[in-house]
RNA sequence: GAUUCCAUGGUGUAGUGGUUAUCACGUUUGUCUUACACACAAAAGGUCCUGGGAUCGACCCCCAGUGGAAUCA
Numbered sequence: 001g002a003u004u005c006c007a008u009g010g011u012g013u014a015g016u017g018g019u020u021a022u023c024a025c026g027u028u029u030g031u032c033u034u035a036c037a038c039a040c041a042a043a044a045g046g047u048c049c050u051g052g053g054a055u056c057g058a059c060c061c062c063c064a065g066u067g068g069a070a071u072c073a
Stems, first nucleotide, its partner, number of pairs: 001072007010025003018056001027043005049065005
């Protein structure tokens, strides 16, 4: 330098253009316990990497940028 892939709560992830988005772990609170842990119940936490475009409508499609990974040179 070229090509391909990835970016979604604190972490890891699901999501085939149609309700401001799934699950697990973690965090907080409550119940339980002498206490802790486990278990059960509940809650908080995402402007879906950034900007623009097409569309009635975008996490999803197109373009550019940023960051990361792989392969080739």
The RNA shown here (transfer RNA) has 73 nucleotides and comes from Auriculariales sp. MPI-PUGE-AT-0066. Its mean pLDDT, the model's own confidence on a scale to 100, is 81. Rfam family: tRNA. From the family's description: Transfer RNA (tRNA) molecules are approximately 80 nucleotides in length. Its family is annotated with triplet codon-amino acid adaptor activity in the Gene Ontology. The sequence is in RNAcentral, with records from ENA and Rfam.